[in-house]
This record gives sequence, structure tokens and C1' cells, in this order.
RNA sequence: GGCCCCGUAGCUCAGUUGGAUAGAGCGGCAGACUUCUAAUCUGAUGGUCGAGAGUUCGAAUCUCUCCGGGGCCG
Repeated sequence: GGCCCCGUAGCUCAGUUGGAUAGAGCGGCAGACUUCUAAUCUGAUGGUCGAGAGUUCGAAUCUCUCCGGGGCCG
């Protein structure tokens, strides 16, 4: 340098024939229980879906460019 894959919450990921409220588990926070802690239960919490632009009535999802990570080839 060329090709391919990936990027969604603090972490691991789901969601992709575009449909209209962006989710799960874990974690952290508060409370209950307990002499205290752990475990368990309850509640709330957290994301401009890597960035920008385009297509569309509508984009996490399609297109283009760029950024970051990984793999193969040279």
C1' cells in the first nucleotide's frame, strides 16, 4: 500500500428485508434484609449507536469520506 471484518451504556454484547419509545446481562448508586459484610430482593441510573456528509417522509440499519482496532496478502 491492497482486500476483508469490527466500532451501540463504565464492561460484555443483542438489535441489520429502514418504521418510528435504543435494549439485555454485569458493574456502579440508593433502599430493604443482616449485629456488620457478603449473598438475595426492590428502585432508580446510564448512550448525539466512532466522526462528518448524502439518500429517504423516516437511518444504529443503506451509500460515500475519514478516524480507531484486528486479520490476510504484498